[in-house]
RNA sequence: CCUUAUCAAGAGUGGUGGAGGGUCUGGGCCCUAUGAAACCCGGCAACCUGAGUAAUCGAGGUGCUAAAUCCCACAGACAAUGUCUGAAAGAUGAGG
Numbered sequence: 001c002c003u004u005a006u007c008a009a010g011a012g013u014g015g016u017g018g019a020g021g022g023u024c025u026g027g028g029c030c031c032u033a034u035g036a037a038a039c040c041c042g043g044c045a046a047c048c049u050g051a052g053u054a055a056u057c058g059a060g061g062u063g064c065u066a067a068a069u070c071c072c073a074c075a076g077a078c079a080a081u082g083u084c085u086g087a088a089a090g091a092u093g094a095g096g
Stems, first nucleotide, its partner, number of pairs: 001096007012041001014040003020031003025073004042065003046062003049058003069089001074086005
C1' cells in the first nucleotide's frame, strides 16, 4: 500500500508520573491537580490460534480499558435547521 471483517456492548477505589488529552484537518463540545499523556499491574473480549459436533474451555500474538469512531463536516430523504440512511475517512484484527 491492497483486500476483507468489525466498530451504539464490555473493562480500576491500584502504583509510578506530573500537564495535558479526547487518533489526518477544521469547527464544536467534553475530560483533567477530586491528577491528563505515558509505563506497570489488573481487567474486557474483537480478530488470529489449540481442543471440541457444538456450547464452551485454554494459552499465546496483537488490540481495547470516559462520552456511538464524542458530534459534525460529503450526499440523499423527511422535515425545518433537526431526525434518519448511505458513503468517504479513521481505528483494530487477519491475509497478501
Molecule: SAM riboswitch aptamer (S box leader)
Organism: pig gut metagenome